[in-house]
Bacterial RNase P class A from uncultured Paenalcaligenes sp., 322 nucleotides, folded computationally. The coordinates come from a structure-prediction model, not an experiment, and the mean pLDDT is 77. It matches the Rfam family "Bacterial RNase P class A". The family's RNA type in Rfam is ribozyme. The RNAcentral record of the sequence draws on MGnify.
RNA sequence: UGCGCCGGGCAACCGCGGUGAUUGAUCACCGAGGAAGGUCCGGACUCCACAGGACACGAUAGCGGCUAACAGCCGUCCGGCGAGCGCGCAUGCGAGCCGAGGACUAGGGCCACAGAGACGAGUCUACAGCAAUGUAGGGUGAAACGCGGUAACCUCUAUCGGGAGCAACACCAAAUAGGCAUACGCUGGUAUUUUAUACCUCGAGGGCGGUCCGUCCGAGUAUGCGGGUAGGUGGCACGAGCUAUUUAGCAAUAAAUAGCCUAGCUGAAUGGUUGCCUGCAUGUCCAUGGGGCAUGUAUACAGAAUCCGGCCUAUAGGCGCA
Numbered sequence: 001u002g003c004g005c006c007g008g009g010c011a012a013c014c015g016c017g018g019u020g021a022u023u024g025a026u027c028a029c030c031g032a033g034g035a036a037g038g039u040c041c042g043g044a045c046u047c048c049a050c051a052g053g054a055c056a057c058g059a060u061a062g063c064g065g066c067u068a069a070c071a072g073c074c075g076u077c078c079g080g081c082g083a084g085c086g087c088g089c090a091u092g093c094g095a096g097c098c099g100a101g102g103a104c105u106a107g108g109g110c111c112a113c114a115g116a117g118a119c120g121a122g123u124c125u126a127c128a129g130c131a132a133u134g135u136a137g138g139g140u141g142a143a144a145c146g147c148g149g150u151a152a153c154c155u156c157u158a159u160c161g162g163g164a165g166c167a168a169c170a171c172c173a174a175a176u177a178g179g180c181a182u183a184c185g186c187u188g189g190u191a192u193u194u195u196a197u198a199c200c201u202c203g204a205g206g207g208c209g210g211u212c213c214g215u216c217c218g219a220g221u222a223u224g225c226g227g228g229u230a231g232g233u234g235g236c237a238c239g240a241g242c243u244a245u246u247u248a249g250c251a252a253u254a255a256a257u258a259g260c261c262u263a264g265c266u267g268a269a270u271g272g273u274u275g276c277c278u279g280c281a282u283g284u285c286c287a288u289g290g291g292g293c294a295u296g297u298a299u300a301c302a303g304a305a306u307c308c309g310g311c312c313u314a315u316a317g318g319c320g321c322a
Base pairs, nucleotide, nucleotide: 001322002321003320004319005318006317008277009276010275011274012273013272014271016031017030018029019028020027021026033301037312038311040310041309042308043307044306045165046164047163048162052213053212054211055210057161058160059159060158061157062076063075064074065073066072077101078099079098080097081096084093085092102156103155107154108153109150110149111148123138124137125136126135127134128133169234170233171232172231179225180224181223182222183221184220188200189199190198191197192196205217206216207215208214241260242259243258244257245256246255247254248253278298279297280296281295282294283293284292285291286290
C1' cells in the first nucleotide's frame, strides 16, 4: 500500500414493536447493516387486452464456463505494468496487478510543441538527367517518399433490447355537486318471440417507450372551471433463503443429505440502567515476547420500509494474508 474478516459479548430489571398461547391477568419467542448509503446495472413480482413489423435510439464485443439474469463472477489466450531473483557466456525467471480486447483499404475527424511539411506536403546535401524527375542520405519529431497512430472520436460489423413501477396492484368504508361550460361523436341494417336479445357496419376518443405501419378497445370521450375524499385492510416476509458435510469441478458454482426460521414499522418500533468479560484511550507500576492497577468509553461509516443478485462509495479500532 492493497485485499479479506470483525466492528462488541453475557446476564438482570424497566420500556417499545411483531407473532403465538390465554376468558383475562399474564407468559414465551423474535426485533436495524457490511454497506441498510448511491439508485448505476440485472431480475422476481404486479399492472398495462395480446405484446407484431420497420426505422430511430440504447447496450454489449478475444475464447469458454457460471447464474434467474447482468455492463456481474470464474478460467484461459493475448497485450501492458511489474516487487523480487538471476546473469555479466542468457537479455532470463517472475508472485501479483490492470485491460471498454470486433473493424483504420467503407468513409470522415484529430495528431500539441518542434519541423519546410503531419495525410499529403516536400527543406538541405550527393549522384544521374537538357529538363521534368528518380535514387540515396541528413535535420525536427512519438510518428515523414506509406497497407502510420487513434474508434471510453464520429462511424461500420455482429448480437441483444415492450413499458411502468409496492406511491405496483387488489379490496372495503366514507364523502361530494354521477356539478357547469365548450367541442366532437352516439350511424345504418339483419334475424328471432312484442318487450328484448344476438350479429354485422359506421364510429368521437383511447391502448401498444419515440415515429410509421399494423392491430385492439370503443358509446360517450376530450379540454377547462368548480366541489368532495386523502381513511382502513391486504400486498408484508418461507425466500432464485441460511448453515454444515459429501461428491464433481483449476475455479466461479452445481447436486445430494442433514439441520434452522432469523424485523415488518408506517410520522415512523428495535431503547435505557447496572454488573461482569472484551476492545480502545489516558495515567501509573512491574520490567521489557508482556502483565497488573485506576479512570473514562462502547466513541468509525452509518438507520430496514416489496424483495433478491451485483457494482460503486464511506469507514475509528482490532486481527489475518500478500